The RNA shown here (Bacterial RNase P class A) has 408 nucleotides and comes from Breoghania sp. The organism belongs to Breoghania, within Bacteria. Model confidence (mean pLDDT): 75 of 100.
RNA sequence: CCAGUCGGCUGGACGACCGCCCCUGCAAGUGCCGAAAGGCCGUGGAGGAGGAAAGUCCGGGCUCCAUGAAAACACGGUGCCGGGUAACACCCGGCGGGGGCGACCUCAGGGAAAGUGCCACAGAAAGCAAACCGCCCCGCGCCGCUCACAAGAGCAAGGCGGGGUAAGGGUGAAAGGGUGGGGUAAGAGCCCACUGCGGCUCCGGCAACGGGACCGGCACGGUAAACCCCACCGGGAGCAAGACCGAAUAGGGACGGCACCGGGUUCCGGCAACGGGAUCCAAGCGUGUUUUCACGUCGACCGUCCGGGUAGGUCGCGCGAGACGUCCGGCAACGAACGUCCCAGAUGAAUGGUCGUCGCGGCGGCUCGUCCGUCGAACAGAACCCGGCUUAUAGGCCGGCUGGCAAA
Numbered sequence: 001c002c003a004g005u006c007g008g009c010u011g012g013a014c015g016a017c018c019g020c021c022c023c024u025g026c027a028a029g030u031g032c033c034g035a036a037a038g039g040c041c042g043u044g045g046a047g048g049a050g051g052a053a054a055g056u057c058c059g060g061g062c063u064c065c066a067u068g069a070a071a072a073c074a075c076g077g078u079g080c081c082g083g084g085u086a087a088c089a090c091c092c093g094g095c096g097g098g099g100g101c102g103a104c105c106u107c108a109g110g111g112a113a114a115g116u117g118c119c120a121c122a123g124a125a126a127g128c129a130a131a132c133c134g135c136c137c138c139g140c141g142c143c144g145c146u147c148a149c150a151a152g153a154g155c156a157a158g159g160c161g162g163g164g165u166a167a168g169g170g171u172g173a174a175a176g177g178g179u180g181g182g183g184u185a186a187g188a189g190c191c192c193a194c195u196g197c198g199g200c201u202c203c204g205g206c207a208a209c210g211g212g213a214c215c216g217g218c219a220c221g222g223u224a225a226a227c228c229c230c231a232c233c234g235g236g237a238g239c240a241a242g243a244c245c246g247a248a249u250a251g252g253g254a255c256g257g258c259a260c261c262g263g264g265u266u267c268c269g270g271c272a273a274c275g276g277g278a279u280c281c282a283a284g285c286g287u288g289u290u291u292u293c294a295c296g297u298c299g300a301c302c303g304u305c306c307g308g309g310u311a312g313g314u315c316g317c318g319c320g321a322g323a324c325g326u327c328c329g330g331c332a333a334c335g336a337a338c339g340u341c342c343c344a345g346a347u348g349a350a351u352g353g354u355c356g357u358c359g360c361g362g363c364g365g366c367u368c369g370u371c372c373g374u375c376g377a378a379c380a381g382a383a384c385c386c387g388g389c390u391u392a393u394a395g396g397c398c399g400g401c402u403g404g405c406a407a408a
Base pairs, nucleotide, nucleotide: 001404002403003402004401005400006399007398008397009396010395012358013357014356015355016354017353018352020048021047023045024044025043026042031040032039033038050379054390055389057388058387059386060385061384062238063237064236065235067294068293069292070291071290072289073288075234076233077232078231079230080094081093082092083091084090095109096107097106098105099104110229111228115227116226117223118222119221132169133168134165135164136163137162138161139160140159144155145154146153147152177195178194179193180192181191182190197216198215199214201212202211203210204209242315243314244313245312252306253305254304255303256302257301262281263280264279265278266277267276268275269274284297285296286295322341323340324339325338326337328335329334360376361375362374363373364372365371
């Protein structure tokens, strides 16, 4: 200097004028709006959209509901090991598979010997094997060749029959370990070396795993984002959650369902039969299902449909698993300690408009000087909040690492 790879920051600045929203101090008053709850009007101060606010894919905080607790099953989710975190499918550090010269990137990364299913087409053959072409051996043998006067004998491409073979070729995503050598009629783990696989053992590591020695058969394909098995985790709904205030209407109508049944104690009424009340037990009901335990329970209850009223106001609504800085622990994610700071809360939805100067980038000119002119500026707007992931992004700046070239 060129190319690549990973990460970080920013994504305009200043001033003037006018206009918005919230909080807070002061002031105002029998003020204005309103049926009410409640709201509005002046002035000073401080503050006012993001790195993704997007997607709504995960995890939570918070709120309410469901009777709750324990166990099992069903259903759903995650899936190498260790750590971080409030938690996670996230993040960090490792291990292994794949890609890359490398820095790095990527993986829906447990189990195929629990079982079931599938592997289309092509191909001989895709789960217990098999032979399309080919190679080798044996036999027969037309054309032809040789010997021979003849008779006949020998060889015999092509071809036919029998046997052996899975090394070579073909098909395919994948063909029954691979490469090399020996051996064989030709071949084959038939034998050997290395390697792959399996077994067993030692060492290192918390572990996933890695390395070494020895032995063995050279037999055990793939697929689980197929069903399934294993391990771990898991209530539901959601700020239009929910709470309060004010006002209004019809605590309306129809259909269906269930309970009220049993026993004990006690009180009241009664001559008695008996009636009524309180309380306890049992039965039934209340969870996705079952079991055990606890709790509640028949009422103007549960379910479905029709119909009527309320579109008002306040809260929830921002002090947080908060931000920044220093230092310590840790490879890191992250955590502790100390210090500083408060940094949007709208509700048809606020943070804007105009002007000027400077800056950044592109293009052009020129007297080549921190000059002149002209054009442009991405993705995109909170709505309860937080931790992530994913997607979009004009331009500018910074850093780490890898490969190459050149010079010294």